A computed fold for a 72-nucleotide RNA from an Alphaproteobacteria bacterium, annotated as transfer RNA. Model confidence (mean pLDDT): 81 of 100. The RNAcentral record of the sequence draws on ENA. Lineage of the source: Bacteria > Pseudomonadati > Pseudomonadota > Alphaproteobacteria. Rfam family: tRNA. Rfam links the family to the GO term triplet codon-amino acid adaptor activity.
RNA sequence: UUCGAUAUGGUCUAAUGGUUAGGAUACGGGGCUUUCAAUCCCAUGGUCCGGGUUCAAUUCCCGGUAUCGAAA
Numbered sequence: 001u002u003c004g005a006u007a008u009g010g011u012c013u014a015a016u017g018g019u020u021a022g023g024a025u026a027c028g029g030g031g032c033u034u035u036c037a038a039u040c041c042c043a044u045g046g047u048c049c050g051g052g053u054u055c056a057a058u059u060c061c062c063g064g065u066a067u068c069g070a071a072a
Base pairs, nucleotide, nucleotide: 001071002070003069004068005067006066007065010025011024012023013022018055028042029041030040031039048064049063050062051061052060
């Protein structure tokens, strides 16, 4: 320099253009227990950024940023 992949709560991970963006885990509160652990319930917290297409975009398109990989 070129090419490809990826980007979703603190962390990990789903979502084939259609509505509360799902699950696990962690943190917080509560129940249970003499206490802790385990377990159960509840709550908080998320689509990398900008634009485009569309009635509707996490999803499709373009550009940028970051990470990973390959080639030279």